[in-house]
RNA sequence: GGGCUGGUAGCGCAGUCUGGUAGCGCGCUACCUUGGCAUGGUAGCGGCCGGGGGUUCAAAUCCCCUCCAGUCCA
Numbered sequence: 001g002g003g004c005u006g007g008u009a010g011c012g013c014a015g016u017c018u019g020g021u022a023g024c025g026c027g028c029u030a031c032c033u034u035g036g037c038a039u040g041g042u043a044g045c046g047g048c049c050g051g052g053g054g055u056u057c058a059a060a061u062c063c064c065c066u067c068c069a070g071u072c073c074a
Stems, first nucleotide, its partner, number of pairs: 001073007010026004020057001027045006050066005
């Protein structure tokens, strides 16, 4: 220098192919349950989707540029 894979909530990931309300588990907060703790239950909190631009009525999703990490080739 070039190819490929990945970047989405505090952590681990799905959603992208086929554009149409951003989800799951863990976690955290409150409450119920207990003499108390744990377990369990109910409700809630938390992300403008790595960054910028474009297309579109509408973009995590399509297109372009770019940053970071991993991997392969030279």
A computed fold for a 74-nucleotide RNA from a Methanomicrobia archaeon, annotated as transfer RNA.
Rfam family: tRNA. Rfam links the family to the GO term triplet codon-amino acid adaptor activity.
The coordinates come from a structure-prediction model, not an experiment, and the mean pLDDT is 83.
The organism belongs to Methanomicrobia, within Archaea.
RNAcentral records the identical sequence in 4 taxa.